A computed fold for a 72-nucleotide RNA from a Propionibacteriaceae bacterium, annotated as transfer RNA.
Its mean pLDDT, the model's own confidence on a scale to 100, is 83.
Its Rfam family is "tRNA". Rfam classes the family as a transfer RNA.
Taxonomically the source falls in Propionibacteriaceae (Bacteria, Bacillati, Actinomycetes, Propionibacteriales).

[in-house]
Parts: sequence; structure tokens; C1' cells
RNA sequence: GGGCGGCUGGCGCAGUGGUAGCGCGCUUCGUUCACACCGAAGAGGUCCCCAGUUCGAACCUGGGGUCGCCCA
Repeated sequence: GGGCGGCUGGCGCAGUGGUAGCGCGCUUCGUUCACACCGAAGAGGUCCCCAGUUCGAACCUGGGGUCGCCCA
């Protein structure tokens, strides 16, 4: 220098144009003498950034950033 992939709650990941979800974790309540397990409820992300396309973008297009892999 060229090519490819990842970036979404605290962590690990889904979501391939129509109000962003799951597991674990966290909080509260119930249960227990208490803890754990279990049950119920809840908080928490404007989806790496900027611009474009569209009635509508996490998703499509362009540019940038960052992490990783391959080639030279």
C1' cells in the first nucleotide's frame, strides 16, 4: 500500500428498511431464622462518528475512526 471481518445496555451476542431484543449480571418484592436456589416486577443502549438515499435507516450508499486477520 491492497483485500476482508468486527463495532448494538455492565459483559456475551441476536436483529438484513417500519417504535431495538435475548442470555448472564444489576435493583426491588415474595419465599427463608438467614444465605443460596426459585418465582414476580423493574432500571439500563437515540445501535462507533459525520454526511447521503428514503415517507421511514442499527440495517442501503460515501467518507472517517478503532480493533483483528490475510496479501504485498